A computed fold for a 117-nucleotide RNA from a Planctomycetia bacterium, annotated as c-di-GMP-I-GGC riboswitch aptamer.
The sequence was found by an Rfam model in a public genome assembly.

RNA sequence: CACGAUAAGGGCAAACCUUGAGUGAUCAGGGGGCGCAAAGUAAAGGGUCUUAAAACUUACAGGGACGUAGUUUCCAAAGACUUAGUUACAUAAAUAAAGAUAGCCUUACUGCCGAAG
Numbered sequence: 001c002a003c004g005a006u007a008a009g010g011g012c013a014a015a016c017c018u019u020g021a022g023u024g025a026u027c028a029g030g031g032g033g034c035g036c037a038a039a040g041u042a043a044a045g046g047g048u049c050u051u052a053a054a055a056c057u058u059a060c061a062g063g064g065a066c067g068u069a070g071u072u073u074c075c076a077a078a079g080a081c082u083u084a085g086u087u088a089c090a091u092a093a094a095u096a097a098a099g100a101u102a103g104c105c106u107u108a109c110u111g112c113c114g115a116a117g
Stems, first nucleotide, its partner, number of pairs: 001117001003114002011036002016031006034103001040109003044106003047101005055095001057093003062089001064087003069082004
């Protein structure tokens, strides 16, 4: 020291359970202990994840409204059924934005101990 031990003294705490906060990712307290030599701190870059309400775009299996054409009843009206199309909604995806994660990686800053090398 850019190293890290079957060392010493200590430290942190995953899943899960529980209480609370949040729409949610997740976070905080208690129990717990998988692991960790930075599993200490910081969301700057990448990754992953979330988004109730609100924004934009695209798609559309769904139901609704409008509506074209047709069928049906002897005719008309009205109804029923099928249907080109339009429309907003719901849903899905993507974008943007806002977040979460430092126990995903990089980065920055700080720090205990000292065998071997």